Context: one part of a larger RNA
RNA sequence: GCCAGCGACUCAUAGGUAGUGGCUUGGUUAAGGGAACCCACCGGAGCCGUAGUGAAAGUGAGUCUUCAUAGGGCAAUUAUCACUGAUUAUGGACCCGAACCUGGGUGAUCUAUCCAUGACCAGGAUGAAGCUUGGGUGAAACUAAGUGGAGAUCUGAACCGACUGAUGUUGAAGAAUCAGCGGAUAAGUUGUGGUUAGGGGUGAAAUGCCACUCAAACCCAGAGCUAGCUGGUUCUCCCCAAAAUGCGUUGAGGCGCAGCAGUUGACUGGACAUCUAGGGAUAAAGCACUAUUUUGGUGCGGGCCGUGAGAGCGGUACCAAAUCAAGGCAAACUAUGAAUACUAGGUAUGGCUUUAAAAAAGAGGGGUCAAAGUCGGCUAGUGAGACAAUGGGCGAUAAGCUUUAUCGUUGAGAGGGAAACAACCCGGAUCACUAGCUAAAGUCCCUAAAUGACCACUCAGUAAUAAAGGAGGUAGGGGUACGGAGACAAUCAGAAGGUUUGCCUAGAAGCAGCCACCCUUGAAAGAGUGCAUAAUAGCUCACUGAUCGAGCGCUCUUACGCCAAAGAUGAAUGGGGCUAAGAGAUCUGUCGAAGUUGUGGGGUGUCAAAAUACAUCGGUAGGGAAGCGUUCCACCUUAGAGGAAAGCUUCCGCGUGAGCGGUGAUGGACGAAGCGGAAGCGAGAAUGUCGGC
Numbered sequence: 001g002c003c004a005g006c007g008a009c010u011c012a013u014a015g016g017u018a019g020u021g022g023c024u025u026g027g028u029u030a031a032g033g034g035a036a037c038c039c040a041c042c043g044g045a046g047c048c049g050u051a052g053u054g055a056a057a058g059u060g061a062g063u064c065u066u067c068a069u070a071g072g073g074c075a076a077u078u079a080u081c082a083c084u085g086a087u088u089a090u091g092g093a094c095c096c097g098a099a100c101c102u103g104g105g106u107g108a109u110c111u112a113u114c115c116a117u118g119a120c121c122a123g124g125a126u127g128a129a130g131c132u133u134g135g136g137u138g139a140a141a142c143u144a145a146g147u148g149g150a151g152a153u154c155u156g157a158a159c160c161g162a163c164u165g166a167u168g169u170u171g172a173a174g175a176a177u178c179a180g181c182g183g184a185u186a187a188g189u190u191g192u193g194g195u196u197a198g199g200g201g202u203g204a205a206a207u208g209c210c211a212c213u214c215a216a217a218c219c220c221a222g223a224g225c226u227a228g229c230u231g232g233u234u235c236u237c238c239c240c241a242a243a244a245u246g247c248g249u250u251g252a253g254g255c256g257c258a259g260c261a262g263u264u265g266a267c268u269g270g271a272c273a274u275c276u277a278g279g280g281a282u283a284a285a286g287c288a289c290u291a292u293u294u295u296g297g298u299g300c301g302g303g304c305c306g307u308g309a310g311a312g313c314g315g316u317a318c319c320a321a322a323u324c325a326a327g328g329c330a331a332a333c334u335a336u337g338a339a340u341a342c343u344a345g346g347u348a349u350g351g352c353u354u355u356a357a358a359a360a361a362g363a364g365g366g367g368u369c370a371a372a373g374u375c376g377g378c379u380a381g382u383g384a385g386a387c388a389a390u391g392g393g394c395g396a397u398a399a400g401c402u403u404u405a406u407c408g409u410u411g412a413g414a415g416g417g418a419a420a421c422a423a424c425c426c427g428g429a430u431c432a433c434u435a436g437c438u439a440a441a442g443u444c445c446c447u448a449a450a451u452g453a454c455c456a457c458u459c460a461g462u463a464a465u466a467a468a469g470g471a472g473g474u475a476g477g478g479g480u481a482c483g484g485a486g487a488c489a490a491u492c493a494g495a496a497g498g499u500u501u502g503c504c505u506a507g508a509a510g511c512a513g514c515c516a517c518c519c520u521u522g523a524a525a526g527a528g529u530g531c532a533u534a535a536u537a538g539c540u541c542a543c544u545g546a547u548c549g550a551g552c553g554c555u556c557u558u559a560c561g562c563c564a565a566a567g568a569u570g571a572a573u574g575g576g577g578c579u580a581a582g583a584g585a586u587c588u589g590u591c592g593a594a595g596u597u598g599u600g601g602g603g604u605g606u607c608a609a610a611a612u613a614c615a616u617c618g619g620u621a622g623g624g625a626a627g628c629g630u631u632c633c634a635c636c637u638u639a640g641a642g643g644a645a646a647g648c649u650u651c652c653g654c655g656u657g658a659g660c661g662g663u664g665a666u667g668g669a670c671g672a673a674g675c676g677g678a679a680g681c682g683a684g685a686a687u688g689u690c691g692g693c
Stems, first nucleotide, its partner, number of pairs: 001693003005689002011091005017085006026048003032042002052059002062074004094232002097229001101222006112196001114194007123155003126151001130147006159183003163180005198214001200210003235627002238624003245258005259382002261379008273347006284336001285334002290330001292328007301319002303316005349370007385410003389406005415426003430601004435597003442590002444576003450588001452587002455584001457582001469563002473560008482551001490547005496520003502514002526541001530539002602617005628682001630679004635674001640670001647666001649664001651662004
């Protein structure tokens, strides 16, 4: 891991409640009695009901409050006893699961200290004290050589240990092996016997060790401890169907009440739509108010300057109250003010059928179904939500962020579309069908359906994402200047004189700088647009003529494009590919879903039943209803059964399903159906449990 077995809402006693039954001359017994037992039968103590109300005295169809009935509260009736179901309470209380706590015992053959008694430590090195001899001294001290054999001395086996690395890691081994390593006369190692015991021991102290167990050993018991926690919880079909919110909580992943669900009963009558009437102060708007704010005018007051002995007077391109004019700004501003929403009222619906005809439409009448709400009984789950759109807060007008409100989807929703994609778009799956029509989205091929029509656009593969900014991209629209008295562009020619204007300057001659900017000739020509020179010169421009011959310059705006535009394997319009098969209008087809229609079948609700008609049948938590099956029991003096029961099994049939029946094979002794009753009553999950493989 697989297969088979076992494996979880029970029982007792109480409460309210629904159903069923008995009695209702109110109902009913409890303990106990009951000569085998259980019944029957006794047993009326007690309980419920028959009157309430008030704290009570009390009073009474009323009573209490109160000066008062003025008002208000409660009452003005109601059975009861059993059984069954769901539910609640108390018990282990659906099952499995702690870590712990307490009591009584068992352990020191492991290991930690200690006690008693034994055992063990190759070889080598160093050479303390002391001693001997020589030297030395008055004697010593001292000194040399020997001898000697001290030491938590050195080296190094046994022995004890365990610093490093490798191997091993389902090992050879629940800690080892190999190669090195530390101690090795010592606070040494070790044999045997003994001591200390669980909040206790022992500890050269590591929370170490106390039998592979130690921040409190092990065994049994309290004990099925408790677990707001995790996991699991077994047959079928049908009907309805949530919540993830508010308030409170030593509360936040738990509960209680309310909300939302189911079921049952009573009552009301209108969900949606439309019309009318309301109150409000949001969006917007506005600046009289409250704040805030820009510029200008007048300018109280102040500063500064001048003058004066002082009082004062004068000035001011400084600051600036107030006021005037123009202009902004506000969630905690409002002399205004929507759409929605909310409240009230009026009108009033939709489907089918009938009246109803040869057909169609509309009005009226009749019938029927659907849809809404309030209150009560019983019984749930939920109280982690998620995303999208919209109004706001927080944040950075960041987040698949966070927090509210309204609404949708998901949650609990399948199907079609968005390449794939809970939450987006379309649309809500009772069953069957190789039938029709459509929605969103599509219609060149992958891939079902027009390589359709028509009008303009785009050349960037734009069409997959991005801004400020930039640009004679292309197409369209508006305004305006100039233009056959010849524009714009190009080419040819002129562009002069007073004058080198004056000043300044070393010089200043159109062109360093300052002032002025005139006059003349002319078709035109600036006291000069730029380059240039030391200053001149030179080139050029404005301006004019000629040539040419019809548009040209500037500006605003619309549509689609261009640049801006950098990422790590080659990679994404889904791909092929496409100049439309891109993008913008218009039009007609077509395809496309579990939508809808058609045909046929089933269930549920309502019409009492049936028939018929109409409506309806996605579904998690959850509620309700109806059934199937297993074991045992009662009844049938059970049917049946070696002429073959149960069981196992092939094939066939029936039922929406759980399941049921038949036939054949196997098997070799039990055992249906029916009507009821009672449960150790249904297995795929619990790191379930036991057995097998």